[in-house]
RNA sequence: UCCACGAAGCGGCAAACCGUCGGUAACGGCGGGACGCAAAGCCUCCGGCCCGUAGGUUGCGGGUAGCGGGGCCAUCGAA
Numbered sequence: 001u002c003c004a005c006g007a008a009g010c011g012g013c014a015a016a017c018c019g020u021c022g023g024u025a026a027c028g029g030c031g032g033g034a035c036g037c038a039a040a041g042c043c044u045c046c047g048g049c050c051c052g053u054a055g056g057u058u059g060c061g062g063g064u065a066g067c068g069g070g071g072c073c074a075u076c077g078a079a
Stems, first nucleotide, its partner, number of pairs: 005077002012037002017032006035066001041072003045069003048064006
């Protein structure tokens, strides 16, 4: 230095819920709020799940990165 790992440290993020705005909806933005998180930082490539649509269990469009896999970047340094 790199990989793995995750004790400690500096810190970080922010579930449900509430308010508000957007959206047909799933859901998302902002504020409050903390269930938790060592990638709960970023990316829909694959699978799952959720929403919408069409003559259709095919398909198409959207969402979920805090469902899993995968990719990229990253703080610190004990065993």
A computed fold for a 79-nucleotide RNA from an uncultured Alphaproteobacteria bacterium, annotated as c-di-GMP-I riboswitch aptamer.
The sequence was found by an Rfam model in a public genome assembly.
The model forms 95% of the base pairs in the Rfam consensus.